[in-house]
Context: one part of a larger RNA
């Protein structure tokens, strides 16, 4: 390679868009490139193979036949392809409805926390398994009024909704993406996948400038302990927040690529239409089937099809080296010797 696989054993790119390529509904006509078939040429002889024959057999020898392929030419036209013309079941457009934490920007609200000012007030507060560090007669904690600041949005709330994924939640407005249903009309295969490529991409981290209430790596102190560079406590800086620019990784998980079709049922939730059914999404059971088992089971891990990605014992090692990217941290790609 052939083949076998990828939920948990090695293996689905974090997600989407999309170039080349691969694959592609239905009808008619045409062509005859693929495909099938005839003839001719070539395919040296020997050898091999098959069927005969000759040495008493065999090896050996003789005769006949045969191969794949290539070229030329004649034909066939179901399928694939090319060309032409159509169709409407895929796909899309339109109209009318409709649900939603989908996104961006601006504004705004209340609770809480901390701080500040003032009043009351008096000696403790805080914290723990128990304490101590800490705060407090310069009046703390508590309580009341007022003010400031930043961040997050209790209840509603859900096995709920939206989004390609990451993710998205107070309220209002503006702008804006996608979905679903119903119905006529329109386009007429415009589709699927997608190597390279591009875009987005939690948290942490980085750069510049702001901001900084709470929380809190690092750090300091108090405890615990044999020790305690921890768990517990008191503090506390980056950071967390905003704007712009990088980074490009996660158990980025459903550990399950995308699309299409087919295949028993039952019970929910959400959104439509309609009138007792049906369409879309999202859950729980469970048959056939599948699976090593666990389990999956119309949201498949069943049965088929198309395209892409990936795997090939373990360690060495996601290391070394080279290259690309990055301000850096590092990321991507990614071995071998050797051991077993």
């Nucleotide at each position: 390679u052939u083949g076998g696989g990828c939920g948990u054993a090695a293996a689905g790119c974090g997600u989407c868009c999309g170039u080349a390529g691969g694959u592609u509904g239905u009808u008619u006509g045409u062509u005859a490139a693929g495909u099938c078939u005839g003839a001719c040429g070539u395919u040296a002889a020997a050898u091999c193979a098959u069927g005969g024959g000759g040495c008493u057999c065999a090896a050996c020898c003789c005769c006949a036949u045969c191969c794949c392929g290539c070229g030329u030419u004649g034909g066939a036209u179901a399928c694939u392809g090319g060309c032409a013309a159509g169709c409407u079941a895929g796909a899309g457009u339109u109209a009318c409805a409709u649900a939603g934490a989908g996104g961006u920007u601006a504004g705004u609200g209340g609770a809480a926390u901390u701080c500040a000012a003032u009043g009351u007030g008096a000696a403790g507060c805080g914290g723990u398994g128990g304490a101590a560090u800490g705060c407090g007669u310069a009046g703390a904690u508590a309580u009341a009024u007022u003010g400031a600041a930043g961040a997050a949005c209790a209840c509603c709330a859900a096995u709920g909704g939206c989004g390609a994924a990451g993710g998205c939640a107070g309220c209002u407005a503006a702008c804006u993406g996608g979905g679903u249903g119903u119905a006529u009309a329109c386009u007429g295969a415009c589709a699927c996948u997608g190597a390279g490529g591009g875009a987005c991409g939690a948290a942490a981290g980085c750069g510049u400038g702001g901001g900084g209430a709470g929380c809190a790596a690092a750090c300091a102190g108090g405890a615990u302990u044999a020790g305690a560079u921890a768990c517990c406590c008191u503090g506390g800086u980056a950071g967390u927040c905003c704007a712009c620019g990088c980074c490009g990784u996660a158990a980025a998980c459903g550990a399950u690529g995308a699309u299409c079709a087919u295949u028993a049922a039952u019970c929910g939730g959400c959104g439509g239409a309609a009138a007792u059914u049906u369409c879309g999404c999202u859950g729980a059971u469970a048959c056939a089937g599948c699976u090593a088992a666990c389990g999956c089971a119309u949201u498949a891990a069943a049965u088929g099809a198309u395209c892409c990605g990936c795997c090939u014992g373990a360690g060495u090692a996601g290391u070394a080296u080279g290259c690309u990217c990055g301000c850096a941290a590092g990321a991507g790609u990614g071995a071998a010797a050797c051991u077993u």